[in-house]
RNA sequence: CGCUCAUCGAGAGCAGUGGAGGGAUGGGCCCUGAGAAGCUGCGGCAACCGAUGGCCCGAAGGAUUAGAGUAGCCGGAGGACUGUGGCAGGUGCCAACUCCCGCGGAGGGGACUCCGAGAGAUGAGGU
Numbered sequence: 001c002g003c004u005c006a007u008c009g010a011g012a013g014c015a016g017u018g019g020a021g022g023g024a025u026g027g028g029c030c031c032u033g034a035g036a037a038g039c040u041g042c043g044g045c046a047a048c049c050g051a052u053g054g055c056c057c058g059a060a061g062g063a064u065u066a067g068a069g070u071a072g073c074c075g076g077a078g079g080a081c082u083g084u085g086g087c088a089g090g091u092g093c094c095a096a097c098u099c100c101c102g103c104g105g106a107g108g109g110g111a112c113u114c115c116g117a118g119a120g121a122u123g124a125g126g127u
Stems, first nucleotide, its partner, number of pairs: 001126001003125006013042005021031003025102004043094003048090002050087001051084004056079002061074002098119001103116005
């Protein structure tokens, strides 16, 4: 960055500093001087990438052959599933479902419930 893909109902906070905001946005509803954001230290959660273990699939190629094919054998690029956080490492996160709704649809008399989209967040890529 109007790009692509995956995930978003679980989980995990103390101290110092700071001094009025914060929960993206509009509305709602919350959190907050019993101290918001930000910053620092320490701690923790999770498991996206990486690392590593298990198991399965498996391309090129090779052997066999007089020379070949199929199957089987060797081979292992790469991939699926799954485990590990005193895992080297790269990120992320630690009130409330992404706090809820906003747009479309279904059900319902209604309150409301459900499905999908959009937006947003995080990661891995791309430009």